[in-house]
RNA sequence: GAGAGUUUGAUCCUGGCUCAGAACGAACGCUGGCGGCAGGCUUAACACAUGCAAGUCGAGCGCUUCCCUUCGGGGAGGAGCGGCGGACGGGUUAGUAACGCGUGGGAACGUACCCUUUUCUAAGGAAUAGCCAUUGGAAACGAUGAGUAAUACCUUAUAAGCCCUUCGGGGGAAAGAUUUAUCGGUAAAGGAUCGGCCCGCGUUAGAUUAGAUAGUUGGUGAGGUAACGGCUCACCAAGUCUACGAUCUAUAGCUGGUUUUAGAGGAUGAUCAGCAACACUGGGACUGAGACACGGCCCAGACUCCUACGGGAGGCAGCAGUGGGGAAUAUUGCACAAUGGGCGAAAGCCUGAUGCAGCCAUACCGCGUGUGUGAAGAAGGCUUUCGGGUUGUAAAGCACUUUCAGUAGGGAAGAAAAGCCUGAGGUUAAUAGCCUUGGGUCUUGACGUUAACUUUAGAAGAAGCACCGGCUAACUCUGUGCCAGGAGCCGCGGUAAUACAGAGGGUGCGAGCGUUAAUCGGAAUUACUGGGCGUAAAGAGUACGUAGGCGGUUUAGUAAGUCAGAUGUGAAAGCCCUGGGCUCAACCUGGGAACUGCAUUUGAAACUGCUGAACUAGAGUUUGGUAGAGGGAAGUGGAAUUCCCGGUGUAGCGGUGAAAUGCGUAGAUAUCGGGAGGAACACCAGUGGCGAAGGCGGCUUCCUGGACCAAAACUGACGCUGAGGUACGAAAGCGUGGGGAGCAAACAGGAUUAGAUACCCUGGUAGUCCACGCCGUAAACGAUGUCUACUAGCCGUUGGGAGGCUUGACCUCUUAGUGGCGAAGCUAACGCGAUAAGUAGACCGCCUGGGGAGUACGGUCGCAAGAUUAAAACUCAAAUGAAUUGACGGGGGCCCGCACAAGCGGUGGAGCAUGUGGUUUAAUUCGAUGCAACGCGAAGAACCUUACCUACUCUUGACAUCCACAGAACUUUUCAGAGCUGAAUUGGUGCCUUCGGGAACUGUGAGACAGGUGCUGCUUGGCUGUCGUCAGCUCGUGUUGUGAAAUGUUGGGUUAAGUCCCGCAACGAGCGCAACCCCUAUCCUUAGUUGCCAGCACGUAAUGGUGGGAACUCUAGGGAGACUGCCGGUGAUAAACCGGAGGAAGGUGGGGACGACGUCAAGUCAUCAUGGCCCUUACGAGUAGGGCUACACACGUGCUACAAUGGUACAUACAAAGGGUUGCGAAGCCGCGAGGUCGAGCCAAUCCCAAAAAGUGUAUCGUAGUCCGGAUUGGAGUCUGCAACUCGACUCCAUGAAGUCGGAAUCGCUAGUAAUCGUAGAUCAGAAUGCUACGGUGAAUACGUUCCCGGGCCUUGUACACACCGCCCGUCACACCAUGGGAGUGGGUUGCACCAGAAGUGGCUAGUCUAACUGUUUACAGGGGACGGUCACCACGGUGUGAUUCAUGACUGGGGUAAAGUCGUAACAAGGUAACCA
Repeated sequence: GAGAGUUUGAUCCUGGCUCAGAACGAACGCUGGCGGCAGGCUUAACACAUGCAAGUCGAGCGCUUCCCUUCGGGGAGGAGCGGCGGACGGGUUAGUAACGCGUGGGAACGUACCCUUUUCUAAGGAAUAGCCAUUGGAAACGAUGAGUAAUACCUUAUAAGCCCUUCGGGGGAAAGAUUUAUCGGUAAAGGAUCGGCCCGCGUUAGAUUAGAUAGUUGGUGAGGUAACGGCUCACCAAGUCUACGAUCUAUAGCUGGUUUUAGAGGAUGAUCAGCAACACUGGGACUGAGACACGGCCCAGACUCCUACGGGAGGCAGCAGUGGGGAAUAUUGCACAAUGGGCGAAAGCCUGAUGCAGCCAUACCGCGUGUGUGAAGAAGGCUUUCGGGUUGUAAAGCACUUUCAGUAGGGAAGAAAAGCCUGAGGUUAAUAGCCUUGGGUCUUGACGUUAACUUUAGAAGAAGCACCGGCUAACUCUGUGCCAGGAGCCGCGGUAAUACAGAGGGUGCGAGCGUUAAUCGGAAUUACUGGGCGUAAAGAGUACGUAGGCGGUUUAGUAAGUCAGAUGUGAAAGCCCUGGGCUCAACCUGGGAACUGCAUUUGAAACUGCUGAACUAGAGUUUGGUAGAGGGAAGUGGAAUUCCCGGUGUAGCGGUGAAAUGCGUAGAUAUCGGGAGGAACACCAGUGGCGAAGGCGGCUUCCUGGACCAAAACUGACGCUGAGGUACGAAAGCGUGGGGAGCAAACAGGAUUAGAUACCCUGGUAGUCCACGCCGUAAACGAUGUCUACUAGCCGUUGGGAGGCUUGACCUCUUAGUGGCGAAGCUAACGCGAUAAGUAGACCGCCUGGGGAGUACGGUCGCAAGAUUAAAACUCAAAUGAAUUGACGGGGGCCCGCACAAGCGGUGGAGCAUGUGGUUUAAUUCGAUGCAACGCGAAGAACCUUACCUACUCUUGACAUCCACAGAACUUUUCAGAGCUGAAUUGGUGCCUUCGGGAACUGUGAGACAGGUGCUGCUUGGCUGUCGUCAGCUCGUGUUGUGAAAUGUUGGGUUAAGUCCCGCAACGAGCGCAACCCCUAUCCUUAGUUGCCAGCACGUAAUGGUGGGAACUCUAGGGAGACUGCCGGUGAUAAACCGGAGGAAGGUGGGGACGACGUCAAGUCAUCAUGGCCCUUACGAGUAGGGCUACACACGUGCUACAAUGGUACAUACAAAGGGUUGCGAAGCCGCGAGGUCGAGCCAAUCCCAAAAAGUGUAUCGUAGUCCGGAUUGGAGUCUGCAACUCGACUCCAUGAAGUCGGAAUCGCUAGUAAUCGUAGAUCAGAAUGCUACGGUGAAUACGUUCCCGGGCCUUGUACACACCGCCCGUCACACCAUGGGAGUGGGUUGCACCAGAAGUGGCUAGUCUAACUGUUUACAGGGGACGGUCACCACGGUGUGAUUCAUGACUGGGGUAAAGUCGUAACAAGGUAACCA
C1' cells in the first nucleotide's frame, strides 16, 4: 500500500483494453467581482524597422569651445592621446554521449583589481594623434606635408630578492600627479579569489552497427605551452581499444531539483541556483591578467540595406517592439529611491542588471456576491394516478448588517548613508589627514491617488460551468425514430430512449467549470523489492564443451567483499521539523534535521573471496562378473510378392457399394517344376531391452561405445551448469554413380458427382534401397532443460546381488531401470504425486494481448529448395486455457410409440363438392401458412350478415352522459326519390305528483365528447395450438467443488409411468404419473308413470286395449364388486413378472374429462378487454345496387363411382340417441313427384319427426362403358323468402360426360377397432358430400426392433449457446488504408582519393623601405624592424568514387478493413476420406 468495467448461456483462470487520483510554462469552449503572490515563444538557434542595453577618469596628457572672474583663477563642455573596464552582468540550448556534467581525489601551472611583507622609484632620448595646410572619394574612409604633450614609446644605470648557467659567469625594472603628505609606479615573496590541466567512479537507445585504430600505442630526442602530455616534429618499436560492447548510427546540454509513487522505481530538466557550450554560417588570429571575445578585428559564404556602380554598411539566442511560424505566451512603460556592477580620490556619471508599474483567471492562496425571520406552502414553471407532488423559506413582505468595490480625508515603513559644521578618543613630530565614536545641520522615494486607518450612501455593483445508463454522486416529461446525433470503456438510437435534442428537477465543483495534449499512478502489465514457461505467451531436437556463474569437510593466515566508529565533503535554494513576519493563507524569513553518496582513517574476523596445509562422504581409476534390436563392417538363410522358361488345363480372371478401365483363345486366372532379381525380416514380441536425442529387430563373425552389480584398493574436490562454439540429428528434398522386386507423389485411364483437377478402382515415373557429399527441419512430445538433496504407502515388471529355511514355479532384504494406483503438498482446473507439476539450491534457454508475422528488409549459411536471426505501419477489444449446464452429431448403449414390419382400407388418376394459392376485378373484405394453415375463424355470404367496391346522403352524429329550449310518444294520407330522406297533411294530449315539479320519449341548438372490423399479437391481458398424456420438471436442508454447478434425479432390477423395490452423502418435499370424477360392462336393493306384462281375469280382427300386478325388461337413486386379494413358478427372501383358480369383468376391464416446468417474440388488437399511434363534414354513420359465388391453372380435404360380396324391382325384419308451440305435424284426400289441402294429437318414457339402412327372401341383369356410373345440358315444376338474374335447395321428363381400381409418392387403423350401413342434432326463413353425436353388421395382422420418423434415460466429442436452419475457410469481383519490391529520380549526412587555397600564424628570404640602439669614415655601415616574395598548415569551394538515410516512382506483391456480392464447403460431431506437424 483500496479498486472498478469489459471475453462466457453461466464459471474460474490467463490476458490485454478502459476508468476513478495527482500534476502542468499548457491550449481550446462557456463564463467572469476584488486582492495577494508567482509565472508568461515549449514552435522558426526564422528574418528583423526604431529606440535604448558599457562606459568612465581633467587628481595621466596636450589642444579646443563657452560662461564667470576679485584677472590670480574658477566652472561647464568637445574631439583626441593615455589608463581601467568592454572576458562581468544579460540572453539562448544549436552543437555535444564528451573528463561535457555529477561526485571524490591529484600535481606540472597562471591570476588584473584586493590583503600582508620587503626593495627601488635614478639619468636621458626619439616620435605621434588631435590641430593646421594641401589633397583623393558619392559615401565609408583616407593620403601627403609641417609642428606638439604625457602615467604613450625607447635607451642607459642600479639589483636585495628574481631568472638562466658549462657554476666561470650572464640576463633582467619603473611614471609620474599634486604640493609636502598622500595617491600612483617597479621588482620579489606569501595569501585570498578566480581560472587552466590530470585521474577513479557514475552518466540514453540500437548487434538488422563486430571489429576499430598509422600520430594510431609506447619509447628517445627536439620544439611548443602559463603548465603536464603525440600537443607538434624526427627516429625506433608494433602496439592500443573491444562481447564487462570498441567503432558506427540515432537521440540529447548536464546537475541541484521538479512531478508521481507506500516504497523501490518511472517520467522530466520551464521559472530559481551551479557548470558547460553558443552569439548570422564556417575559419582565423590580435590585444589582454583573463577571449580565440554577443553589442571587437580579419577572411570566406548566404541574406538584407546604401550607392554617383567605382565601392561601402549590417548581425536583438540583451530590454521593449515588428513580421513570420504556431493551439499558444505580455509594454516600443517609470526609476536609478533601494540592492549590485564599471570608472573615478570624490562629488558623480553609466547601468533594459535590478527595483517597480502595465497586460493575461496561466498556476497557487484569501475574500465577497448578503444575514435573520417569513406558509396563504402565493403566482408562474414542470409533472400527475387529477387527489396531489415539486421548484420551496426559495421569492415577495418585515427586521438588520456593510466586508469588498465606490466617495471623501488625513497617512506609515521601505532612508542606510554621503556631504557640511563641530566635540572626544586613537594614530602621528603634528593642530593636517585617516580610523573609531558623539552632537548639530542639510537634503535624497520610481513605486504612489502606496499599505493600513477613518468618514459616507445603499442590499445597494458582483455566478457560472459540467454532469445525471453502469463504472460514478444525481430522474422525469416532451420531441426524434439505426434518422439526427452521443460515446472514456461496455455500449445507446429501428415509435413508449433516465444514454440523442429541449425543458423541469437533481448532483458535483465554484470565479471558475469542462474538454484536449503529454507525465506518473492504479499496472505485480518487464515483477530488485515483486511474475512466469505440461494444456493459457513461453524448455533451444539432443549432447559435448570454452568464457562466465556457482561449488564438499578441517585448520592457519590475510582483510578485497562484509560490519562498526571517527574525520572531510555532500553549495545555496527546495522537501521535512520547529520558531518568526505579512489580520489568515499562499508568500517571505531564522534555526535544525536530512541529503540514504564519495573519499580518508581506525578496528572486528563469523560468512564469501584469496594464500598455505590436510581430509574422503562428491567425482574418478583399478579388479571380477552381468544383461542388452547400442554403433560400424563383412558374410549368410528361409518364407512371400513379381518376372522368365517348361508342363497340366480352359474361359474367364481381376476389381467394387455397384461397376468399368485392365489381363485373357497369340491360352490368362488356377496349379506343378525350374530359374532370376530386389527389398523386408512372420512366430518369439512383452506399458520388455539398449541408446544423449534422432532411433535400433532373421542368423554368424570381426571391430567398438556406454550402463549396472559385488567387494576391496588408489587419486584427493579433479565438481555442476554452460552465452558463443563444435558434433549428431526422422521423413521429405538436392548432387554424382549404382540398383530397382514390391509399394508409390506426379501423370494416364475407369468410376462417383451438379462439378470431382479428390476420396474408390486399373496402371504408373521420380522416390523408397546402396556408396559418397549436402540439407538441418518435424505435434524432433512426457507439448515437462540439466544437476543435487529431502519428503507416507501399495501392486506389477527387467538386470544384478545378499540372507533364510520347509530346497520351491519358495519367502525376505537390497540396488539400477521401467509401469500402474495413491497420502501430504501443489495446481485456474484438468491433473502431478520419490521417474513431481511437492519442498529447496545452482546454472542456462525462453515469454509479455490477438492479428499483421515467424512475414518484410538487412546479415549469415545453402547447389537449390530453403533454414536462421527478425521488425514496423496498420487493425481489433478481445484472442486464449480448464472445467460446467444445455443443444447437436451422417458417435455409442438401453427403452418406447400404428414409428417400421405384418395386415385391412384409402389418398395421389376420374367427375363433382369444399377450402387455399395464383390470376382477374371497381371490389373479388380480413385473418390462418411445415408438422401445429388449406370442409380452418364460418354451428350454414341471395338482401341482412358485411368488415369490401360504386353511387347518393348525414355531421354532437346510428350508440353513451351532461346543459338549454320546445314538444306527449306516436300516427294517417298524398307527392318527389333507387332508397335513405324531404315537403305537405290527419289523428293524438299519455304516467307519477306534496301541484312547485319529476321520470321516460321526440325534435332543435352549443360544446365537452361519441365513433373506428383503422395500425401494431414484436407493448399486452385473456383464450388456444404444439412438443405430449411424453415422464418428466423442481425445491428445502445437508454434503462435494474456489466457482458455474453437482449430489438427490445416477447405479442393479421392474413398470404404461421419476411406477415400485434394493443400493447409495444424502434425507425429505412439491408440480406432474396413478387414484379420487363421469359414461359403460355384472349383481343387489328402493321406487313404479307416460315405461313393463310372467302369472290371474275381461275384451278385440289385432294391439298392455282394460282390471290388476311389481316378477322380468327398462327408467334413476343408493349399494356391492377387482385388491396381484388367493395358489404355483421365476426373481435377491424385494419390487415385480409368468401361469392358474374363482369371477360378469384380471392385472390401469373399455371409453371420457383431466395437459407438469417450459418451448415456438407460435395464433388471435376481426370474439372480448387494453397501452401507444392514427382519422374526426371522415379511416365515423345511413341507403340502394354490386362483390365475398370471378377462372387458363396448382394444391389440400371430402363425396360418388368404376360394378355381380354388385345394380334394379317386389316383399319383409331388427336400433340407439335426439328434436318439436313463430314448432313437430299423424290419419284422410289431391299430385308421377317435390309438395299441396284439411288439421287429430303433442309444451312430450304418452303425440309427431320416423321410413332405419346394410340384412333376409324372390325375380332379373351376365362382364358390356353395361339395367355400372351419374356429371353436364334442355324442358317443366315445388318450397322458403320483400326478393332465388348475378347466386338457393328439391322434384319430374329427357340428356347420359369422365371413369374399367389409379405413376412417383403418401394417409388411417391393434377390437366391438378398421371397414361398411343408415339415423339424429346444432347453425338455420331457405340452403351439407362439412361438423358433432347415435346405433346396426363386423374382420385381418403384429415374427420382431436391423432400418425410416418422433420421443425418453445414460454416456462420449464439440471451435455450437440466436444452440447444426449452428459455426466457419479460401480464391475471385468492388471500395478504402498502411506497407514490401521497383527502371529510377531528388535531397541530407558521411568515408576515401585528388584539385584548390582567402585571412591568419609559423619558417625562410637574393627584393623594397626603415625615428630611438651601436659604430665610425657623419651620411654611411651594422643590429633590429616593416612591407613584399616564398614554403608549411588550413576554411569555403570543386571533381571522382563509395556508404548510409529520407522523400518520391509507371508497374507489381502480399496484408488489413469493409454491406446483403460470386464459387465451392476445407475445419468444428467419426464434420460425413479422423485431424494436425515437417
The RNA shown here (small-subunit ribosomal RNA) has 1478 nucleotides and comes from an uncultured prokaryote. Model confidence (mean pLDDT): 85 of 100.